[in-house]
């Protein structure tokens, strides 16, 4: 490049609890592990969620803009250790 033990040092934190922020998805913290070999970090594609204010609409439907989710996939950079070319 490729590839992940029965290893070594270790990372990271789901679900749920409490606090703040957000209208809302969901963020940040702190507590707590479900799991992850990238569950490191990037919203471009595709997927989902949200959609107060703002635009269309008879409308509280709907849809658009905008917003989110990287622990949805897919790509993009980085990065320990160990096996093999």
């Nucleotide at each position: 490049c490729c590839u992940g033990a029965c290893a070594a040092g270790g990372g990271c934190a789901a679900a749920c609890c409490c606090g703040c922020c957000g209208a809302g998805a969901g963020g940040c913290g702190g507590g707590g592990g479900c799991g992850c070999a990238a569950a490191g970090c990037c919203a471009c594609a595709g997927a989902c969620c949200c959609g107060a204010c703002c635009g269309g609409g008879a409308a509280g439907a709907c849809c658009g803009a905008g917003g989110g989710u990287g622990g949805c996939u897919g790509g993009g950079u980085u990065g320990c250790c160990g096996g093999g070319a």
c-di-GMP-I-GGC riboswitch aptamer from a Candidatus Acetothermia bacterium, 85 nucleotides, folded computationally.
Its Rfam family is "c-di-GMP-I-GGC riboswitch aptamer". Its family is annotated with cyclic-di-GMP binding in the Gene Ontology.
The prediction has a mean pLDDT of 90.